[in-house]
């Protein structure tokens, strides 16, 4: 998402790969019981494009054992890519300023700042969409446990393809009317 069921994550087993190891990545099968930490700081960009997708719905024509099957289409949980852009923190370079050293310099050291560049991450990716806030996100610190070559490394799930909210759209009912595309499912365009 959903009628069945599908997808993702955890755990167990087995195969492959990386690593000294802890562990991680990946594939297949099984399982559906439990557990999956704390504190502080950040709230910006939110644009233009592109590719894939189980399940479900539908199906002209054709086939048919008359039940149905199928090119294709629709819907969709979600998996991604390119360019641009982005808060805090981090890295690099340069400049300004301050302090110290120096007799002095267009010298050396330290601090501070971000108008430049970069890595990770984010945005792009909501029910069309607008806004607010945090966390399951980013950054920093800590805690518990594991490993080590004692410097350090690792584990503490997934969900944010809108989570919690405020709107708005949509849905349902009543009234009143449509238009366009399509065989259908459905989609688009407005609405009161």
């Nucleotide at each position: 998402c959903a009628c069945c069921g599908g997808g993702c994550g955890g755990c167990c087993u087995a195969g492959g790969g990386a690593g000294c190891a802890a562990u991680c990545c990946u594939u297949a099968g099984g399982u559906g019981a439990u557990c999956a930490c704390c504190u502080g700081c950040c709230a910006a960009a939110u644009u233009c494009g592109g590719g894939g997708a189980a399940g479900c719905c539908u199906a002209a024509g054709u086939c048919u054992c008359a039940g149905g099957a199928u090119a294709g289409g629709g819907u969709a949980a979600u998996c991604c890519c390119g360019a641009g852009c982005c808060a805090a923190g981090c890295c690099c370079u340069g400049g300004a300023c301050g302090c110290c050293g120096g007799a002095g310099a267009g010298c050396g050291g330290c601090g501070c700042c971000a108008c430049g560049g970069g890595a990770a991450g984010g945005u792009g990716u909501a029910g069309a969409g607008a806004c607010u806030a945090g966390a399951c996100g980013g950054c920093a610190g800590g805690c518990a446990c594991c490993c080590c070559u004692c410097g350090g490394g690792g584990u503490g799930a997934a969900g944010g393809g809108a989570u919690a909210g405020u709107c708005c759209a949509g849905c349902c009912c009543a009234c009143a009317a449509a238009c366009c595309c399509g065989c259908c499912a459905g989609g688009g365009c407005c609405g009161g």
Overview: Group I catalytic intron from an Anaerolineales bacterium, 192 nucleotides, folded computationally. The model forms 91% of the base pairs in the Rfam consensus. Its mean pLDDT, the model's own confidence on a scale to 100, is 77. Its Rfam family is "Group I catalytic intron". Gene Ontology term of the family: Group I intron splicing.